[in-house]
RNA sequence: GAAGUUCGCCAGGCAGUCGCUGCAUGCAUUGCAUGUGGAGGAAAGUCCGGGCCCCGCAGAGCAGGAUGCCGGCUAACGGCCGGGCGCAGCAAGCCACGCAAGUGGCCCAAGGCGACGGAAAGUGCAACAGAGAGCAAACCGCCGAUGGCCCCGCAAGGGGAUCAGGCAAGGGUGAAACGGUGGGGUAAGAGCCCACCGCGUCCACGGUAACGGCGGACGGCACGGCAAACCCCAUCCGGGGCAAGGCCAAAUAGGGGAGCGAUGGCGUGGCUCGCGCCGCUCCCGGGUAGGCUGCUAGAGCCUGGCGGCAACGUCAGGCCCAGAGGAAUGACUGCCCACGACAGAACCCGGCUUAUCGGCGAACUUCCUUU
RNA sequence: GGCGCGAUGGCAGAGUGGUUAUGCAGCGGCCUGCAAAGCCGUGGACGUCGGUUCGAUUCCGGCUCGCGCCUCCA
Numbered sequence: 001g002a003a004g005u006u007c008g009c010c011a012g013g014c015a016g017u018c019g020c021u022g023c024a025u026g027c028a029u030u031g032c033a034u035g036u037g038g039a040g041g042a043a044a045g046u047c048c049g050g051g052c053c054c055c056g057c058a059g060a061g062c063a064g065g066a067u068g069c070c071g072g073c074u075a076a077c078g079g080c081c082g083g084g085c086g087c088a089g090c091a092a093g094c095c096a097c098g099c100a101a102g103u104g105g106c107c108c109a110a111g112g113c114g115a116c117g118g119a120a121a122g123u124g125c126a127a128c129a130g131a132g133a134g135c136a137a138a139c140c141g142c143c144g145a146u147g148g149c150c151c152c153g154c155a156a157g158g159g160g161a162u163c164a165g166g167c168a169a170g171g172g173u174g175a176a177a178c179g180g181u182g183g184g185g186u187a188a189g190a191g192c193c194c195a196c197c198g199c200g201u202c203c204a205c206g207g208u209a210a211c212g213g214c215g216g217a218c219g220g221c222a223c224g225g226c227a228a229a230c231c232c233c234a235u236c237c238g239g240g241g242c243a244a245g246g247c248c249a250a251a252u253a254g255g256g257g258a259g260c261g262a263u264g265g266c267g268u269g270g271c272u273c274g275c276g277c278c279g280c281u282c283c284c285g286g287g288u289a290g291g292c293u294g295c296u297a298g299a300g301c302c303u304g305g306c307g308g309c310a311a312c313g314u315c316a317g318g319c320c321c322a323g324a325g326g327a328a329u330g331a332c333u334g335c336c337c338a339c340g341a342c343a344g345a346a347c348c349c350g351g352c353u354u355a356u357c358g359g360c361g362a363a364c365u366u367c368c369u370u371u
Numbered sequence: 372g373g374c375g376c377g378a379u380g381g382c383a384g385a386g387u388g389g390u391u392a393u394g395c396a397g398c399g400g401c402c403u404g405c406a407a408a409g410c411c412g413u414g415g416a417c418g419u420c421g422g423u424u425c426g427a428u429u430c431c432g433g434c435u436c437g438c439g440c441c442u443c444c445a
Base pairs, nucleotide, nucleotide: 001367002366003365004364005363006362007361008360009359010358012336013335014334015333016332017331018330020038021037022036023035024034025033026032027031040342044353045352047351048350049349050348051347052241053240054239055238059273060272061271062270064237065236066235067234068233069083070082071081072080073079084116085114086113087112093106094105095104096103097102117232118231122230123229124226125225139171140170141167142166143165146164147163149160150159151158152157179197180196181195182194183193184192198221199219200218201217202216203215205212206211245293246292247291248290255284256283257282258281259280260279264278265277266276267275286444287443300319301318302317303316304315305314306313307312337340372441373440374439375438376437377436378435381395382394383393389425397413398412399411400410401409418434419433420432421431422430
């Protein structure tokens, strides 16, 4: 310098005029003036987790749900960081073919993807095809040593067909057919035997662990797939949600009907137990449709130091940064440029997912050039 | 704002791992003088994008669209 990958940040800028709105102050009195603040990285989907609040305690068991390699972070998580294992694979590289363009194979950086516990506990599923699909099977095929059959032969024996039977090499079916290569062996074959490779178990070693491979011993291989099928194991989960909940005010008929009813009903969950209370549920009818609070100072933001590979933690200093309730955050003008995307808070926060014109920065990898 | 449920031909509606039934409607034919009814035949569908599986309408995620419920007092 080129190409690639990952991560982080920004989200048109400046000036003026007129509006909307929270707060503070002042004057005046329900308006005006001044000052100051006024959407996002996703405010979105509501998919996870937590705070907060209520349900008497937040109690026990079952049921149900969620998560699932290992270690760490965290308030917590299905999130994040680091690591392990597996899968796929671009560039570069190597090999083969080619005059070349290129094509194919091997190996595959940084990086990508993985709901990645258990199928040697149990139950189950596998359509069609196929001979056979779950403690395998035999269609084509190979053999027919052994027993039987036929022929030759006096006999020993030889030959033939393949009836019984043997085999699982080769073909074929399928998504999937019970290790691979080579040799021995055999009638033909086969881990049947052997060597190497692969696999599994145990020991030792390294690592906190998942796991690993240079080691050693043993096992001829016994253990196919699916758990986003039931299930088993481990861990976690009480229910509900700010329309939660608290306070004030106003008004009305605290009315009528149906059902359950102490072996009952209710106490915000599907069942049981424990605890508490004595009425409860539904329908019709009546009243009000007002105000305050919860409400924004927080697992907060910025800068720097320290610890840690990192996520993150901690210390010091500084800062205050929307809080509405028909619901504000807008419009116009001028200048500039790289011509501006997706999109609008409603209790708050940490994540994930989805949408998004563009721009900037850092790190890593490969190649080239120079020193 | 919060919570719950659903999506299968034009309409309704079953199926829940192995070729998506059925009814109405549509189209063609038979019947009829012409129609209706009836009879026979026929086309057309799993909202969308991924994943698990040999195989997905079904199981699991992400989007899209639709529907329902939730104020106060006595």
Two RNAs folded together computationally: RNase P RNA and transfer RNA, 445 nucleotides in total. It holds a member of the Rfam family "Bacterial RNase P class A". It is annotated as a ribozyme. The coordinates come from a structure-prediction model, not an experiment, and the mean pLDDT is 83.